[in-house]
Description:
Bacterial RNase P class A from an Egibacteraceae bacterium, 375 nucleotides, folded computationally. Taxonomically the source falls in Egibacteraceae (Bacteria, Bacillati, Actinomycetota, Nitriliruptoria). Of the family's consensus pairs, 94% are formed in the model. A source record names the gene rnpB. Its mean pLDDT, the model's own confidence on a scale to 100, is 79.
Parts: sequence; C1' cells; structure tokens
RNA sequence: GGAGUCGGCCAGGUGACCGCGGCGGUGCACCGCACCGCUGAGGAAAGUCCGGACUCCGCAGGGCAGGACGCUGGGUAACGCCCAGGCGCGGUGACGCGUGGAAAGUGCCACAGAGAGCAGACCGCCGAACGACCCGCGCAAGCGGGUGCGUGGUGAGGGUGAAAGGGUGCGGUAAGAGCGCACCGGCGCCGGCGGUGACGCCGGCGGCCCGGUAAACCCCGUCCGGAGCAAGGCCAAGCAGGCGCGUUCGCAGGUUGCCCGCCAAGCGCCAGGUAGGCCGCACGAGGCCGGUGGCGACACCGGUCCCAGAGAGAUGGUCGCCGCCCGCGCCGCAAGGCGCGGGCACAGAAUCCGGCUUAUCGGCCGGCUCCCCCC
Repeated sequence: GGAGUCGGCCAGGUGACCGCGGCGGUGCACCGCACCGCUGAGGAAAGUCCGGACUCCGCAGGGCAGGACGCUGGGUAACGCCCAGGCGCGGUGACGCGUGGAAAGUGCCACAGAGAGCAGACCGCCGAACGACCCGCGCAAGCGGGUGCGUGGUGAGGGUGAAAGGGUGCGGUAAGAGCGCACCGGCGCCGGCGGUGACGCCGGCGGCCCGGUAAACCCCGUCCGGAGCAAGGCCAAGCAGGCGCGUUCGCAGGUUGCCCGCCAAGCGCCAGGUAGGCCGCACGAGGCCGGUGGCGACACCGGUCCCAGAGAGAUGGUCGCCGCCCGCGCCGCAAGGCGCGGGCACAGAAUCCGGCUUAUCGGCCGGCUCCCCCC
C1' cells in the first nucleotide's frame, strides 16, 4: 500500500422567522387567553417474535394432556438472549455457521434407477450346482468335453441417484464378496491419564462396518396457571332504581263522593355504576464517569445527573451560511481549486424493562488476519 474479518460509535451543524406538546411563573382573570422561562423521540421508538416487572382472577398437593426449549460450564430478575469453551463443517488465515437421541420403535425418502432398508440384477462377470442341446468313448448304466439356452451365482466393474451396506493390498473363488488375513478409518465395550464438564489422548478387545430425515411421530431432560395498562384502583353527572319522610293552617294530584291504604309530586339519604375526571404514569433490573474482582458476559463500590409523556396522539416548516457525497463545466502537467445543479437515509414513543429479528444515505474509531513493497 492492497484485500479481508470482528467489535464499538455518530446519525449533518448553525442562525433568523413562523408554528406545536408538557411543566413552572406573571398578568388578564378563574372557560380560557397572552407573555416569559425550562423542556420535548430512536438505534432501531418498528415487527409484536421471546423473556420479565406490574395488575386482576384462579390455586392444598400430585398426575395426565398440551406447549416451548435442547452440546458443556457460566452470566442474568428471566429468556429461545449473552459470554467462555467442546465437537463437526467451511475458509490460507483473522473468523463464520451448526449443535440432545436415527445402535429403542414406527413412518417417509421426490425424479432417475433393476434396487432407497434386514435392498437389488439393467449392462457386465461366472458356468460351481440342476436341467437342455451338441461332440467323443462305451452294448448299456454312465464318464469326459463343449454351448451360455433355462433355473441360477455375484455385489468386484459399468450405469442411475443427494445417498447404493468402509478403504488399500494379499489370499481365496467358477466368478466374487470382511468370505479370511495385514494395515488404515469408523463404531461399541473395557481400562488408564488430563479436564468442573462437554470432551480429548493412550492402550486392549470385538469383523461390529450399522444410509438420511426428529421444523415426521416419538424417546430422554428442563421449564411453563390464565388474562393483559382497553390490566387494575379512586371519584362520579344525567337517566333508571332502593329506603325514609310525605307534617300543620285555607285551597291543593290519581284511585267515581268520604276515611284508611296504595301510587304520584316534593324533600332527604343510599347502592351499583355509564359519560367524564383522577391515579396507575415516568426515580428506573436507570444514564454517565471512576475504581475493584473476573479471560469474558457481568457483579460490587464511590461520585454525579434527572432525562418526553397523552388525549387518536406535540417534537414541524421556510430561507441563508457551513460540512459531506454525486453529476456537469472551467482552470491546472499533477495533487487539486472554482462555479452550477442535485442529494444527506431508515423511521418515529404511548405501562415499563431485557433481548432477538428486520429497515437504514453516508461516515468515524479500534483489535486482528492474509498478500505485496521499502528500511
């Protein structure tokens, strides 16, 4: 210098004018309005996919069913997240991706292919066995040789396929084959050593050689009660309701005139609760800085800061200057400079928090790896 890999961070800046939400203050004045001050989105606020806090309901305890998760150790309030490690695969490497059990059972394995599971015979190979046919010998029974025609043997070779029952060699055989043997590889069992563990290394034994799929059923282990801020709590118009009074004097509602009773009007009280209001609701598993422990995730300690809130929902717009990027033109040998035009993403809180995933113009910083060059 080039190429790459991993992690962290920023998310245009500034000024003027206009406009909006919340809180506080002052004035008018108590509906509200005006002015002043402070404050007002994100790394994902998103998808609502996991996990929790909180709230209400349910619940002695246990089991079945159902769901989620799944190597090991650790972190955490918890997790399907994170950290460190093991093993496998990919990469020269930094690094990335994957992760219980297929040797408990069942199912499935498209197309192609003969055959896709205790497999199979299309081509090829064989001619041992039985039969057929031919030839020779023999009186005959039969014996010997041949053909590869039928039954058949084969799993070495070809071919199909993502996948066809370890590999190389020697023996063996009619031809072959772990059929036998040697070595290598895998698997299982036993033992030793290292590691908390996943697992690794070493030795011995056994021809055991065993396809894939569990986001198919299933087996094993762990966890899981339900609903969700429209949770839930407090106050409470209007209408309807319940209870009590409904008295005195002249008149005085309905029940045919009168009395009682009942109903109604009126007054008072009460319960549940709609509209509406308030709380929940912004101090929290909080942010920043420093220290200590730890490889790390993280934990603890000290200091410091207060940081949107809500109601169908404010956080915006115009112009100027600067910055960055792109295109065009001019100048310059070049590095570059000037001018004009365009662009500066994705998106947007609504109970809160921890994650994951997805979207995202452009840029900055750091660790590490590989290649080339120079000293």